Predicted 3D model of a 72-nucleotide RNA (transfer RNA) from a Candidatus Kerfeldbacteria bacterium.
It matches the Rfam family "tRNA". By type it is a transfer RNA. About the family: Transfer RNA (tRNA) molecules are approximately 80 nucleotides in length.
The source organism's lineage runs through Bacteria, Bacteria candidate phyla and Candidatus Kerfeldiibacteriota.
[in-house]
RNA sequence: GUCCCCUUAGCUCAACGGAUAGAGCGUAGCCCUGCGGAGGCUGAGAUUGAGGUUCAAUUCCUCAAGGGGACA
Numbered sequence: 001g002u003c004c005c006c007u008u009a010g011c012u013c014a015a016c017g018g019a020u021a022g023a024g025c026g027u028a029g030c031c032c033u034g035c036g037g038a039g040g041c042u043g044a045g046a047u048u049g050a051g052g053u054u055c056a057a058u059u060c061c062u063c064a065a066g067g068g069g070a071c072a
Stems, first nucleotide, its partner, number of pairs: 001071007010025004018055001027043005048064005
């Protein structure tokens, strides 16, 4: 330099173009308990950024950013 892939919650991952974007772990509060790091209930928390297509975009297209890979 050319080409390919990835980017969703603190972490690991889901989501035929249409549901309130879900789950596990973690975390906060409460309950339970002789105690609790065990158990129960409730909650907070995310689509890398900017445009475009569409009635509707996490999903499709373009550009940018970050990460990984192949070739040179």